[in-house]
The RNA shown here (transfer RNA) has 77 nucleotides and comes from a Candidatus Parcubacteria bacterium. It matches the Rfam family "tRNA". Its family is annotated with triplet codon-amino acid adaptor activity in the Gene Ontology. The coordinates come from a structure-prediction model, not an experiment, and the mean pLDDT is 80. RNAcentral holds the sequence, with entries from ENA.
Order: sequence, then structure tokens, then C1' cells
RNA sequence: GGCAGGGUAGCUCAGCUGGUUAGAGCGCGACACUCAUAACGUCGAGGUCGCGGGUUCAAGCCCCGCCCCUGCUACUA
Repeated sequence: GGCAGGGUAGCUCAGCUGGUUAGAGCGCGACACUCAUAACGUCGAGGUCGCGGGUUCAAGCCCCGCCCCUGCUACUA
């Protein structure tokens, strides 16, 4: 350099081929329970969906460019 996969909450990930409100588990906070702690339970906060453009009535999803991570592969020395 080429090819493939990936980038969505603090972490691990889903979102099945565009459709109206962006989610789960863990973690975090509050409450409840308990003599108390943990566990279990209820509620809640937390997101520019890597960045910038484009298409569309509508984009996490499609197109273009760029950045980063992982794997495979080639070349030079």
C1' cells in the first nucleotide's frame, strides 16, 4: 500500500437490509427492604450513534472523503 471486520451510554454490546420515542446487561445515584451490610426489588441520571459533507419527506442504517482500532496480505530497505 491492498483486502476484510469494527467505531452507538463510564464498560461489553444489540439495533435483521431508512420510518417516526435510540435500547439491553453491568456499573453509577436515589428509594424500599434490613439492627446493619450485601443480594433481590422500584425509580432515575447518563448519548453531537468516530469526524465532515451528500441523498431523502425522513439517516445509527444508503453514498463520498477523512481519522482511529483489529485481522489477513503484498512491497521496499